RNA sequence: GUCCCCGUAGUUUAAUGGAUAGAACAGACCCCUCCUAAGGGUCAAAUGAGGGUUCGAUUCCCGCCGGGGACA
Numbered sequence: 001g002u003c004c005c006c007g008u009a010g011u012u013u014a015a016u017g018g019a020u021a022g023a024a025c026a027g028a029c030c031c032c033u034c035c036u037a038a039g040g041g042u043c044a045a046a047u048g049a050g051g052g053u054u055c056g057a058u059u060c061c062c063g064c065c066g067g068g069g070a071c072a
Base pairs, nucleotide, nucleotide: 001071002070003069004068005067006066007065010025011024012023013022018055027043028042029041030040031039048064050062051061052060
């Protein structure tokens, strides 16, 4: 330099054009308990940034950024 794959809560991840972006662990609060753990309930938290297509984009397109890989 060329090409391929990936980027979603703190972490691991689901969602292949539609509905309020779903869950698990972690966190906060409450219940339970003599206390702790376990268990139960509630809450907060995410689409790498930008542009485009579309009535509608996590999803499709463009280049950029970041990570990984192949070739040279």
Transfer RNA from a Clostridia bacterium, 72 nucleotides, folded computationally. The organism belongs to Clostridia, within Bacteria. It was read from a public genome assembly. Its Rfam family is "tRNA". Rfam links the family to the GO term triplet codon-amino acid adaptor activity. Rfam classes the family as a transfer RNA. Model confidence (mean pLDDT): 82 of 100.